[in-house]
RNA sequence: GGAGCAGGCCGGGCGGUCGCGGCGCGUGAGCGUCGAGGAAAGUCCGGGCUCCGCAGGGCAGGGUGCCGGGUAAUCCCCGGCGGGGGCGACCCCAGGGAGAGUGCCACAGAAACAUACCGCCUGACGGCUACGUCCGUCGGGUAAGGGUGAAACGGCGGGGCAAGAGCCCGCCGGCGGCCUGGUGACAGGCCGGCCAGGCAAACCCCACCCGGAGCAAGGCCAGAUAGGGGGAGAUGAGGCGGCCCGCUGAUCCCCGGGUAGGCCGCUCGAGGUCCCGGGCAACCGGUGAUCCCAGAGAGAUGACAGCCGCGCCGAGGCACCGCGAGGUACCCCGGCGCACAGAACCCGGCUUACAGGCCUGCUCCCCUG
RNA sequence: GCCCCCGUAGCUCAGUGGAUAGAGCGCCUCCGUCCUAAGGAGGGCGUCGGGAGUUCGAAUCUCUCCGGGGGCG
Numbered sequence: 001g002g003a004g005c006a007g008g009c010c011g012g013g014c015g016g017u018c019g020c021g022g023c024g025c026g027u028g029a030g031c032g033u034c035g036a037g038g039a040a041a042g043u044c045c046g047g048g049c050u051c052c053g054c055a056g057g058g059c060a061g062g063g064u065g066c067c068g069g070g071u072a073a074u075c076c077c078c079g080g081c082g083g084g085g086g087c088g089a090c091c092c093c094a095g096g097g098a099g100a101g102u103g104c105c106a107c108a109g110a111a112a113c114a115u116a117c118c119g120c121c122u123g124a125c126g127g128c129u130a131c132g133u134c135c136g137u138c139g140g141g142u143a144a145g146g147g148u149g150a151a152a153c154g155g156c157g158g159g160g161c162a163a164g165a166g167c168c169c170g171c172c173g174g175c176g177g178c179c180u181g182g183u184g185a186c187a188g189g190c191c192g193g194c195c196a197g198g199c200a201a202a203c204c205c206c207a208c209c210c211g212g213a214g215c216a217a218g219g220c221c222a223g224a225u226a227g228g229g230g231g232a233g234a235u236g237a238g239g240c241g242g243c244c245c246g247c248u249g250a251u252c253c254c255c256g257g258g259u260a261g262g263c264c265g266c267u268c269g270a271g272g273u274c275c276c277g278g279g280c281a282a283c284c285g286g287u288g289a290u291c292c293c294a295g296a297g298a299g300a301u302g303a304c305a306g307c308c309g310c311g312c313c314g315a316g317g318c319a320c321c322g323c324g325a326g327g328u329a330c331c332c333c334g335g336c337g338c339a340c341a342g343a344a345c346c347c348g349g350c351u352u353a354c355a356g357g358c359c360u361g362c363u364c365c366c367c368u369g
Numbered sequence: 370g371c372c373c374c375c376g377u378a379g380c381u382c383a384g385u386g387g388a389u390a391g392a393g394c395g396c397c398u399c400c401g402u403c404c405u406a407a408g409g410a411g412g413g414c415g416u417c418g419g420g421a422g423u424u425c426g427a428a429u430c431u432c433u434c435c436g437g438g439g440g441c442g
Stems, first nucleotide, its partner, number of pairs: 001365010012308003016304003020035006037340001041351002044349005049214004056245004061210005066080005081095001082093004096205002101203002103199003117146002119142009128132001154172006173195001175192007218264004228255005238248003271291004275286004309338006316331002320327002370441007379394004387425001395414001396412005418434005
């Protein structure tokens, strides 16, 4: 100097004028103070809170799925194990079970899970201008060779055999048992008998988790009205997510009519910033400091001009480079632009969008000393 | 706020693991006609809404994003 990997942060600044919303003060005009985000978004997960009598059992349904930890909890996060990719920093993995069962594996191929197409070996019978190391028919053995496929009945080498084959042996892979290390996933070693295709983001099996609804939850007050008509009901209405058990026990449904205002919930909270301690980290602890930071009702946070900053475009000047046409750091003038986006009960995550810019650590290559 | 469905050719739709994704209408070319229509012959005009994953193989299965439509309180 180039190429890249990982992590974090900012996302215009300053003051002025006018305006908007909440709160406080003021009789009032008005004054003071506060006023979006890292994603407020998607609503993909998880929790708090509230109600459903309790939140009970079973079935169904859904979800999660290596191990350990973190947490209020998680499909989240951290650390590790195993596998895969990259020269590397590093990245990716729904990563339990195919030794329970069922199903699927197109085309090709003989055969896709138990099969003989060619080939090889062999038995019987038959054939002949050629009696052979030949040809044909029927049968048996064989998964070593050919060919097909994404995948072919463990791989390589040797022995063995009529030809072959874990039939036997060595090494490797895989399986089972034992020992050692580790909390564990797992790793290493020894021994054994020789071998068992893939797919569970196919049904399924195993283990664990999940009761339902959502702030229009829910509560209080005020207001309105006629308790009008019809139906069901203690032989159990209705309710408790779907069903059953179980629980509860007097109201419930339809038509018609009235009201459709206010208050609470509501924002101080698993809170923010800094410091100290523990932990590799996620995170936890503090009887440390400091801060209060939108809260409404269909819903406020904007507009204008100025200066500065950054980026792009255009005109000009110029150190410098080039023989030259010309190019350019930088300066100056003018114009345009400064993303994605907008709280609505509140948090923790994930995912997605984002002009431009900054910082930290690391890897590989080239050059120079 | 809670929840469901759909996206395949220009249009309306099939296809729900298997070869090069189909049908009708439309469109294009040719024949036919003085010209047009009807009719006949031929043509597929497609990133299966985008991306990633599982699988030998994805329109189909899973995750995520985008767009459209609908239901309930």